[in-house]
RNA sequence: CUGCAGGGCGCUUAGGGUUCCGUUGUCUGAUUUGACAAGCCUGGUCCAAGAAGCGCCACCUGCCUGGCAAAAUCCGGGCGGGCACACGGCGGGGCAAAAUCCCGGGAGGU
Numbered sequence: 001c002u003g004c005a006g007g008g009c010g011c012u013u014a015g016g017g018u019u020c021c022g023u024u025g026u027c028u029g030a031u032u033u034g035a036c037a038a039g040c041c042u043g044g045u046c047c048a049a050g051a052a053g054c055g056c057c058a059c060c061u062g063c064c065u066g067g068c069a070a071a072a073u074c075c076g077g078g079c080g081g082g083c084a085c086a087c088g089g090c091g092g093g094g095c096a097a098a099a100u101c102c103c104g105g106g107a108g109g110u
Stems, first nucleotide, its partner, number of pairs: 007057006015047002020044002022041001023038005059082009085105001087108001091103003
């Protein structure tokens, strides 16, 4: 300096806020209903990880095998193996809003 199997989806979790529900408070003589306020309200719904977990698919690869008499290539099938590593802003986007969400394995750094 250059390259890559570092891909996709689903279910979760850390985390996140406050649309809706619930909770709490105020308003009313009181109850129900209602209005308003509170996420310095545990929660349900909701959002949610490249560097969190699990699963499926894809992908890489070895051997065997079919199309095919032989070799290469190509297209399939079967049985295995692999899928590692991973510091990181400011700013912007964004659904009601926020975030370890998205831009982004980006800029930059080692």